This is a predicted structure of an 88-nucleotide RNA (c-di-GMP-I-GGC riboswitch aptamer) from a Bacillota bacterium.
C1' cells in the first nucleotide's frame, strides 16, 4: 500500500409521527431506526419527481397539454475528500 472477512469504539438515519418553511416536488428540527464503509461532499452526465409562474387548447373562469429556471447524491455513473483495532 491493495483486497477481503469478522467484531468493537465512535459515525449517518428509510418508513412512519409532530413542528415549521413551500404552489408542488421537497427542505428543516424533534422522536424513530429500514438500511449504510463513503447512506462525507458536488446536480457534471443519464435517471426520477414536481409544476406556482410562463406559452398553448379547449372552455368558461375552470380544465387539460408542454417547459426548470425548482427539487432528489439513501437511483447509476463521473468528480473531490477520508475514521477505525483485530485477521486474512
Nucleotide at each position: 500500500u491493495a483486497u477481503a472477512u469478522u467484531u468493537a469504539g465512535g459515525g449517518c438515519a428509510a418508513a412512519c409521527u409532530u413542528g415549521u418553511c413551500g404552489a408542488a416536488a421537497g427542505g428543516u428540527a424533534a422522536g424513530g431506526g429500514c438500511g449504510c464503509a463513503a447512506a462525507g461532499c458536488u446536480a457534471u452526465g443519464g435517471g426520477u419527481c414536481u409544476a406556482a409562474a410562463a406559452a398553448c387548447a379547449a372552455u368558461u373562469u375552470u380544465u387539460g397539454u408542454u417547459u426548470a429556471u425548482g427539487a432528489c447524491u439513501g437511483c447509476c455513473a463521473g468528480g473531490c475528500u477520508g475514521c477505525u483495532a483485530a485477521u486474512u
Model confidence (mean pLDDT): 80 of 100.